[in-house]
């Protein structure tokens, strides 16, 4: 240069067109003479445009960056 693949909450991962889930983690009660443990609750996310579609996190085009490969 070229091919392939990945990109979701602070991490780690789910999710095949129809309301984005889940462990730890953060915050707050609750238990405790206090701490951790433990219970219970809240909050927090789709890598950037564009395109198909009633309807996209999903499907198709770029661009960004990670990563194998091959020259």
């Nucleotide at each position: 240069g070229c091919u392939a693949u990945c990109a979701u909450a602070g991490c780690u991962u789910a999710g095949u067109g129809g309301u984005a889930a889940a462990g730890c983690a953060a915050u707050a009660g609750u238990c405790u003479u206090g701490u951790a443990a433990a219970c219970u609750a809240u909050g927090g996310a789709c890598u950037a445009g564009g395109g198909u579609u009633c309807g996209a996190u999903u499907c198709c085009c770029u661009g960004u960056g990670g990563u194998a490969g091959c020259u």
RNAcentral holds the sequence, with entries from ENA. A computed fold for a 71-nucleotide RNA from Rectinema sp., annotated as transfer RNA. Rfam family: tRNA. It is annotated as a transfer RNA. Taxonomically the source falls in Rectinema (Bacteria, Pseudomonadati, Spirochaetota, Treponematales). The prediction has a mean pLDDT of 82.